[in-house]
RNA sequence: GGGCGGUUAACUCAGCGGCUAGAGUGCCGGCCUUACAAGCCGGGAGUCGGAGGUUCGAAUCCUCUACCGCCCA
Numbered sequence: 001g002g003g004c005g006g007u008u009a010a011c012u013c014a015g016c017g018g019c020u021a022g023a024g025u026g027c028c029g030g031c032c033u034u035a036c037a038a039g040c041c042g043g044g045a046g047u048c049g050g051a052g053g054u055u056c057g058a059a060u061c062c063u064c065u066a067c068c069g070c071c072c073a
Stems, first nucleotide, its partner, number of pairs: 001072007010025004018056001027043005049065005
């Protein structure tokens, strides 16, 4: 330098162009318990890596770009 994959909640990851972006873990509160753990219920938390473009509408499609991984040279 070239090719491919990835980037979404604190972490691990889902998410056919269409309602308000979700799950598990963790965190906070409640129930339960003498108490703790487990279990059950509820809650907060996101500029969807960044910038443009297409579209009535973009996390999703296109372009550029940053970072991470693998392969080739």
Model confidence (mean pLDDT): 82 of 100. This is a predicted structure of a 73-nucleotide RNA (transfer RNA) from a Deltaproteobacteria bacterium. Its Rfam family is "tRNA". Rfam classes the family as a transfer RNA. Lineage of the source: Bacteria > Pseudomonadati > Myxococcota > Myxococcia. It was read from a public genome assembly.